Predicted 3D model of a 72-nucleotide RNA (transfer RNA) from a Caldifarciminota bacterium. The sequence is in RNAcentral, with records from ENA.

RNA sequence: GCCGGCGUAGCUCAGUGGUAGAGCAAUGGUUUCGUAAACCAUAGGUCACCCGUUCAAUCCGGGUCGCCGGCU
Numbered sequence: 001g002c003c004g005g006c007g008u009a010g011c012u013c014a015g016u017g018g019u020a021g022a023g024c025a026a027u028g029g030u031u032u033c034g035u036a037a038a039c040c041a042u043a044g045g046u047c048a049c050c051c052g053u054u055c056a057a058u059c060c061g062g063g064u065c066g067c068c069g070g071c072u
Base pairs, nucleotide, nucleotide: 001071002070003069004068005067006066007065010024011023012022013021018055026042027041028040029039030038048064049063050062051061052060
């Protein structure tokens, strides 16, 4: 330099046009002499950024940035 994949909650990841979710973690509660576990609840998001297509974009198209891999 060329090609490909990925970027969504603190972490690991779903969701592939029509209200953004799960598990773990966090916080509060129940329980316990206390802790852990268990159960219940709550909070946490500019869906990396910009532009476009569309009535409507996390999702489709173009570009930028970052990470990973392949080729030379």
Its mean pLDDT, the model's own confidence on a scale to 100, is 83. Rfam family: tRNA. Gene Ontology term of the family: triplet codon-amino acid adaptor activity. Rfam describes the family as follows. Transfer RNA (tRNA) molecules are approximately 80 nucleotides in length.